[in-house]
Context: one part of a larger RNA
RNA sequence: GGAUGAACGCUGGCGGCGUGCCUAAUACAUGCAAGUCGAACGAGGUGCCUUUGUAGCAAUACGAGGGUAUCCUAGUGGCGAACGGGUGAGUAACGCGUUGGUGACCUACCCCGAAGUGUGGGAUAACAGUUCGAAAGGACUGCUAAUACCGCAUGUGGUCAUCGGAUCUAGAAACCGAUGUCUAAAGCAGCAAUGCGCUUUGGGAGGGACCUGCGUCCCAUCAGCUAGUUGGUAGGGUAACGGCCUACCAAGGCGACGACGGGUAGGGGACCUUAGAGGGUGACCCCCCACAAUGGAACCGAAACACGGUCCAUACACCUACGGGUGGCAGCAGUAGGGAAUAUUGCACAAUGGGCGAAAGCCUGAUGCAGCAACGCCGCGUGCACGAUGAAGGCCUUCGGGUCGUAAAGUGCUUUUCUGAGAGAUGAGAAAGGACAGUAUCUCAGGAAUAAGUCUCGGCUAACUACGUGCCAGCAGCCGCGGUAAAACGUAGGAGGCGAGCGUUAUCC
Numbered sequence: 001g002g003a004u005g006a007a008c009g010c011u012g013g014c015g016g017c018g019u020g021c022c023u024a025a026u027a028c029a030u031g032c033a034a035g036u037c038g039a040a041c042g043a044g045g046u047g048c049c050u051u052u053g054u055a056g057c058a059a060u061a062c063g064a065g066g067g068u069a070u071c072c073u074a075g076u077g078g079c080g081a082a083c084g085g086g087u088g089a090g091u092a093a094c095g096c097g098u099u100g101g102u103g104a105c106c107u108a109c110c111c112c113g114a115a116g117u118g119u120g121g122g123a124u125a126a127c128a129g130u131u132c133g134a135a136a137g138g139a140c141u142g143c144u145a146a147u148a149c150c151g152c153a154u155g156u157g158g159u160c161a162u163c164g165g166a167u168c169u170a171g172a173a174a175c176c177g178a179u180g181u182c183u184a185a186a187g188c189a190g191c192a193a194u195g196c197g198c199u200u201u202g203g204g205a206g207g208g209a210c211c212u213g214c215g216u217c218c219c220a221u222c223a224g225c226u227a228g229u230u231g232g233u234a235g236g237g238u239a240a241c242g243g244c245c246u247a248c249c250a251a252g253g254c255g256a257c258g259a260c261g262g263g264u265a266g267g268g269g270a271c272c273u274u275a276g277a278g279g280g281u282g283a284c285c286c287c288c289c290a291c292a293a294u295g296g297a298a299c300c301g302a303a304a305c306a307c308g309g310u311c312c313a314u315a316c317a318c319c320u321a322c323g324g325g326u327g328g329c330a331g332c333a334g335u336a337g338g339g340a341a342u343a344u345u346g347c348a349c350a351a352u353g354g355g356c357g358a359a360a361g362c363c364u365g366a367u368g369c370a371g372c373a374a375c376g377c378c379g380c381g382u383g384c385a386c387g388a389u390g391a392a393g394g395c396c397u398u399c400g401g402g403u404c405g406u407a408a409a410g411u412g413c414u415u416u417u418c419u420g421a422g423a424g425a426u427g428a429g430a431a432a433g434g435a436c437a438g439u440a441u442c443u444c445a446g447g448a449a450u451a452a453g454u455c456u457c458g459g460c461u462a463a464c465u466a467c468g469u470g471c472c473a474g475c476a477g478c479c480g481c482g483g484u485a486a487a488a489c490g491u492a493g494g495a496g497g498c499g500a501g502c503g504u505u506a507u508c509c
Stems, first nucleotide, its partner, number of pairs: 001509004006505005013380006019373002021338001026336003030333003035079003040076002043073003046069010086291003095216004100211003105208003110204008118152004127142006157183002160180006187196003217263003224254003229251008266288004270281004293314005316327004344370001346369003352366001353364004383413004393404004418446006427436001453498005458479003464493005474481002
């Protein structure tokens, strides 16, 4: 000099774009953050229409049945909830970056192609009744539906086995052919055409898993480490290779090219600095990884060993009728605590994107906006011109004067900001609609009005005098100042630097 997710002191007008718990991966009140589909399904409720019974002169009341709905409610069922959002505890290699490989794989939704969608069955929730419990939550009996569940048929296809063929350096695999074997399905909407689905299968696109070489911080005051350890055979397991697991057999495997151990740490793109090489960092944004109170486990599913799922254990907290239950903000706000220190319990789904749905639409603290903060960068303003009796006043003085100083006053002018009034978007798509917002912006009126500080002045280093103090009080980045004329302390006047900031501290080059 440059830089920062900064903090502290003094000061502070406006706008744009960004950024904002670096500490306790501490504990959390409250609200919200993942739902949706009635065009898969049966109920219940409500409204309306209608038929009918009883009572009544009638209005009407009570009861039973049927139909209907952009309606409501749980339930069965489907898809989603593995995305999106957060955090960096762990991890020094099972990660990350990069070079290759898989002759060892999977693929819901989406797109393209082929073939099919036939025929039966038994339940169960809801509901009704009984019942246990303070609650959370159950138990028993009875009824019912489906795109829920289970058979059978068919087999374009696909799986597995055997045989044959052709290809590669060889063998298994994959490919072509034959035979046998096993293996599917669900309907809904519409008057209909048809549409949306369902099943099997080939491909595409996208995504995932695994393996491998190289690179990836400090300590040798860590030198030897290792029994599932290293390899083989067989089996199991997985979507899949493999000591991944098991049995048996062999005795191997790693290490000064740093094994093993200890410490520290998420990695990268990037960011800061620098002429570069290098050094430092890993906030925001993007990619990858890991985690979800702590530890463990599996279930469902195309995918999880799953932040707002389940089970077990632990600690903590809460409710309790003491028998027993409930909870997990490292989602968005917010609270306590810690700290030098870090914001609103805001608005909206209008845009972008996501989930569900045929659609209308619903949901979305993702996201878009607004609020707070000079935390950063950038832009603008705090007026302009004239004005010498060089006013008053302050300070200095050799007492002549000098200086603050065209500075002020005064005169004229202007109106970005400010105040008031009026108009008023873009975003926003083929049409309609559209929060933010009467915002941005524009027009008019008013009046210099509403707006300057901070640090320094011995040298480095731009800027000096007076008074006070008297090795005291104090200053200080280094050298050093202060013991009676201190340009170095304090105050005043003046001056210099930067300017809505200025200085200090911390950290990096």
This is a predicted structure of a 509-nucleotide part of an RNA (small-subunit ribosomal RNA, 5' domain) from a metagenome.
RNAcentral holds the full RNA, with entries from SILVA.
The prediction has a mean pLDDT of 81.